[in-house]
RNA sequence: GGGGACGUGGCCUAGACCGGUAAGGCGACGGGCUCCAGACUCGUCGAUCGUGGGUUCAAAUCCCACCGUCCCCACCA
Numbered sequence: 001g002g003g004g005a006c007g008u009g010g011c012c013u014a015g016a017c018c019g020g021u022a023a024g025g026c027g028a029c030g031g032g033c034u035c036c037a038g039a040c041u042c043g044u045c046g047a048u049c050g051u052g053g054g055u056u057c058a059a060a061u062c063c064c065a066c067c068g069u070c071c072c073c074a075c076c077a
Stems, first nucleotide, its partner, number of pairs: 001073007010026004020057001027045006050066005
């Protein structure tokens, strides 16, 4: 230098094919239960979807550029 995959709450993972107000688990906090705690159970909290721009009535999703991580190839020594 060329090609590819990935980036979504504090953590892990869906959702992208086919555009329509982001889902589940863990966690944290509060309640119930318990002498207390755990387990169980109920509720609450939290993501401008890596950044910027474009298309669109509408973008996590489509297009462009860039950033980061990883892999393959090439080149130099």